Record summary:
Predicted 3D model of a 268-nucleotide part of an RNA (large-subunit ribosomal RNA, domain VI) from a bovine gut metagenome. Its mean pLDDT, the model's own confidence on a scale to 100, is 88.
Context: one part of a larger RNA
């Protein structure tokens, strides 16, 4: 830019992609069949493989600072208690999130029109003959049917709902010039399980959109100080303390202030 007037939200599928996979075992039945040895078809039921998609409840990884332990050194003047660096200084856990090696699902079943094959009725040809007319089966292939994406599908599709009903001049022309600027959208701002920019989606004082704050879960394991006991290292009460990232849930304290642009005036 187009989809003959401007938006919002919801759709229809013309087309296009994906998927399509197969194995053991049970029961029918030790049956049909065989002299025996063996051992069925046909239905029906279980559980795998390997792929594929979603997810994060278990299990399992990571989690560069979430807790504890500790080591050597240098520093808050010293004790005690802390911080710095030493691969995150080692080590032992570990929250969301993102992960498999975890989990849960999928693959059908059904129709349709056939292949190769198998048949009815039946002349041509008084027989026969699945064909010549007709009519019926029949495959993981082929069309649906399941998922996805899709009106640039230029045949531009459908549906609901919202917006615009000023003036003046002339050379009357899809001109000029003035006047106000709908609906809606976006600049800007907070932000996010969205993301490389960008887009996409939430929110913007009529507000929980993030951060703080408060509770809560969750991790980590009993924090300082103090008493006690011990000559002391250390124990032990106070104490299932202390401390705490990303979660949940409240809750205007912070910041989303303010303000600007597009966009038309009834539509060949």
């Nucleotide at each position: 830019c187009g989809u003959a007037g401007g938006a919002a939200a919801c759709u229809u599928g013309a087309g296009a992609g994906g998927a399509g996979u197969u194995g053991u075992c049970c029961a029918u039945a030790g049956u049909a069949c065989g002299a025996g040895a063996g051992g069925g078809c046909c239905u029906g039921g279980a559980u795998g493989a390997a792929c594929g998609a979603a997810c994060c409840u278990c299990c399992u990884g990571u989690a560069u600072c979430u807790c504890a332990g500790u080591u050597g050194u240098c520093g808050u003047g010293u004790c005690a208690a802390c911080g710095g660096c030493a691969u995150a200084g080692c080590u032992g856990a570990u929250u969301a999130g993102c992960g498999g090696u975890g989990u849960u699902c999928g693959g059908u079943a059904g129709g349709g029109a056939u292949a190769a094959g198998u048949g009815c009725u039946g002349a041509a040809a008084g027989c026969a003959u699945a064909u010549a007319a007709g009519c019926a089966c029949g495959a993981a292939a082929c069309c649906c049917g399941c998922c996805u994406c899709a009106a640039g599908a230029u045949a531009a599709g459908g549906u609901u709902u919202c917006c615009c009903u000023g003036g003046a001049c002339u050379u009357u022309a899809u001109g000029u010039c003035c006047c106000a600027u709908a609906a809606g959208a976006c600049c800007c701002c907070c932000g996010g399980a969205a993301g490389a920019c960008u887009a996409c989606c939430g929110g913007g004082u009529u507000g929980a959109u993030a951060g703080g704050c408060a509770g809560a879960a969750a991790g980590u394991g009993u924090a300082c100080g103090c008493a006690u006991a011990g000559u002391a290292a250390u124990a032990u009460g106070u104490u299932u303390a202390g401390c705490u990232a990303a979660u949940c849930u409240g809750u205007a304290c912070u910041a989303a202030u303010a303000g600007g642009u597009c966009g038309u005036g009834a539509g060949g």